[in-house]
A computed fold for a 90-nucleotide RNA from an Actinomycetota bacterium, annotated as Bacterial small signal recognition particle RNA. A source record names the gene ffs. Its Rfam family is "Bacterial small signal recognition particle RNA". Rfam classes the family as a non-coding RNA gene. Gene Ontology terms of the family: signal recognition particle, plasma membrane targeting and SRP-dependent cotranslational protein targeting to membrane, signal sequence recognition. Lineage of the source: Bacteria > Bacillati > Actinomycetota. Of the family's consensus pairs, 96% are formed in the model.
RNA sequence: GACCCCUCGCACGGCGUUAUCUCGCCAACUCCCCCAGGGCCGGAAGGCAGCAAGGGUACGCGGGCUCUGGCGGGUGUGCGGGGGGUCCCU
Numbered sequence: 001g002a003c004c005c006c007u008c009g010c011a012c013g014g015c016g017u018u019a020u021c022u023c024g025c026c027a028a029c030u031c032c033c034c035c036a037g038g039g040c041c042g043g044a045a046g047g048c049a050g051c052a053a054g055g056g057u058a059c060g061c062g063g064g065c066u067c068u069g070g071c072g073g074g075u076g077u078g079c080g081g082g083g084g085g086u087c088c089c090u
Base pairs, nucleotide, nucleotide: 001087002086003085004084005083006082007081008080009079010078011077012076013075015072016071017070018069019068021064022063023062024061025060031056032055033054039048040047041046
């Protein structure tokens, strides 16, 4: 000086897994919106509360890794630290 092996770290990637990522369902026991009918107040105009239906969103449940994040490895490449070996030169 060249090459090889072991080990550690970093960067990027790959794979797997998972979610605070994503999709769906979901308040038939109490959330929100909107509230037909009916109810209440009113002389009326109108107002109030509000069931069902409808809409939304949590909790929860289920699905998926395309994105994002987490975690993992007998994972790839590169760079660097440490240890060891072989060969060559002086």